Two RNAs folded together computationally: RNase P RNA and transfer RNA, 450 nucleotides in total.
RNA sequence: AGACGGCUGGACGACCGCUGGGGGUGACCCUGGAGGAAAGUCCGGGCUCCACGGAAAUACGGUGCCGGCUAACGGCCGGCGGGGGCGACCCCAGGGAAAGUGCCACAGAAAACAAACCGCCGGACGCCGCAAGGCCGAGGGCAAGGGUGAAACGGUGCGGUAAGAGCGCACCGCGCCGCUGGCAACAGGGGCGGCAGGGUAAACCCCACCGGGAGCAAGACCGAAUAGGGGCGGCAGGAUACCGGGUCAUGCCGGUCCGGGGGUGUUUUCGCCUCGUCGUCCGGGUUGGUCGCGUCAGGCGCGCGGUAACGCGCGUCGCAGAGGAAUGGUCGUCUAGCGCCGCAAGGCAGGGACAGAACCCGGCUUACAGGCCGUCU
RNA sequence: GCCGGAGUAGCUCAGCUGGUAGAGCAGCUGAUUUGUAAUCAGCUGGUCGGGGGUUCGAUUCCCUUCUCCGGCU
Repeated sequence: AGACGGCUGGACGACCGCUGGGGGUGACCCUGGAGGAAAGUCCGGGCUCCACGGAAAUACGGUGCCGGCUAACGGCCGGCGGGGGCGACCCCAGGGAAAGUGCCACAGAAAACAAACCGCCGGACGCCGCAAGGCCGAGGGCAAGGGUGAAACGGUGCGGUAAGAGCGCACCGCGCCGCUGGCAACAGGGGCGGCAGGGUAAACCCCACCGGGAGCAAGACCGAAUAGGGGCGGCAGGAUACCGGGUCAUGCCGGUCCGGGGGUGUUUUCGCCUCGUCGUCCGGGUUGGUCGCGUCAGGCGCGCGGUAACGCGCGUCGCAGAGGAAUGGUCGUCUAGCGCCGCAAGGCAGGGACAGAACCCGGCUUACAGGCCGUCU
Repeated sequence: GCCGGAGUAGCUCAGCUGGUAGAGCAGCUGAUUUGUAAUCAGCUGGUCGGGGGUUCGAUUCCCUUCUCCGGCU
């Protein structure tokens, strides 16, 4: 000068408050009280309700090298491959482009069953010349060089050729088939093949695996007053026409029957709508209250296994729980760093980063003044 | 707390199966008019909220972040 990993995130005291728990008849006393991210809500789970016979599949969404860890994960650990850095080390959505479809603007001859702008080669016919030769250049061969582009149908070199070309050879790349090592990804090496198959899947798609949906405002219980719903019973009328029962007797009792008030349809003897009062019971449900809700994939220490993530065993600790929402305020003494003055010792003033639980847990991501420690280049 | 949606010119919005971003209003200049408005012609104006990635190439695809809006007791 850097790389990587971890820790910390002002301290102490007094007084006055807020809130959970415990004790006390009471006054009051004792005790607990934000974070590494409590944040974003980006993943995964617990828990609860709904749906569903079990399971699978379609659609949709997600993940994507290999092995392991884990309750699970898109997380973590170890390894492999590729890229960057002198290095410590860092980054990678890292399956399939040889199943199919699409796209590749502009430029360029051509952007993918190929093609030829400049160019290279050779050169018929014709023309000039006594001749040697020269000019024009149809039709043809080529893809090495130039040029375009992000990308041009393997690369470099030698040979070869009229010029060229995997046309031939060597090496590299690529494909196929064995071998060796490795659980595997893959690595090493051998043989064969003259090269087929540009890129893009964070385009559609294919393959493999995973996922039912919603979320504590989930959900459960209690539940007034008033209003409203339903069931049952009594009461609010008549008559004796019918049936049954009963009395000394009587509509006396039960059933049947008839019947009321209000509104309205053009009238009506017809139709439609609507209405009691008291008691008791049931169910729904607003405000509200209680639970869910703080002991759980828990923290710390030691030992063992494992390279590690992590697992196992033992010991120990109990560590916020509100509900419009507490965790604060004032003062004092110090303190890291910053600013100013000073040669220095020191003095002066201001002054604590990001941020704040809301069902819980494991991750990721983002924010973070300053300080400390370790390993390495 | 939970769940959705949107950020593009000064304002309101298009464009999103990737190829250098447009419309209306507003602004400026000129014409017309005695002058103004209206009208006509032309012009200006863009970190596509920020950062990173995929790709030759990103407003568009993916990740992350910021701001705003809406719904649920």

Model confidence (mean pLDDT): 76 of 100.
Rfam match: Bacterial RNase P class A.